Predicted 3D model of a 77-nucleotide RNA (c-di-GMP-I-GGC riboswitch aptamer) from a Pseudomonadota bacterium. Of the family's consensus pairs, 95% are formed in the model.
Order: sequence, then C1' cells, then structure tokens
RNA sequence: ACUGACAAAGCCAAACCUAUUGUGAAGCAGGGACGGAAAGCCAAAGGGUCUCAUUGAGAGAUAGCCGGUUGCCAAAU
Repeated sequence: ACUGACAAAGCCAAACCUAUUGUGAAGCAGGGACGGAAAGCCAAAGGGUCUCAUUGAGAGAUAGCCGGUUGCCAAAU
C1' cells in the first nucleotide's frame, strides 16, 4: 500500500419490550442482541426508499440502502 482472517483490544446495537416526543415516516432514554470493519460523522455533493401534505409547488424521515468524509485494530499478500 492493499485487504478484512468464521480474527477483534476497544466500540456500536436490529427486531422486540417499557417510558416519552411527533399527525406521520421516525427520534430520544432504559432493557435487549440480529448483526456491523467505519453500524464514527455528514440529509448542505448526489441518487434511492419512506412519511406528511397535495391540482401542483412543497415540508420532513432514513447514514443499519448506495454514497461522501475522517479514523481504530490486525493476520495473510
């Protein structure tokens, strides 16, 4: 440099349950682990999906859909 080993020091936490905010998609907190090598950050690069509203224009959610960006660790090559 490349790559991510049925690897993982450290890290995150799907579904579901409880509480709460929101018309909603969903968010937040606790519990809980399906998984993750960026499941860190970015919705102000861009695309996709979803919600609200709708003649249309529009307003929002999602980064655990792709993507952008910055990093940790480590075998083989």
Its Rfam family is "c-di-GMP-I-GGC riboswitch aptamer". Clan: c-di-GMP_I riboswitch clan.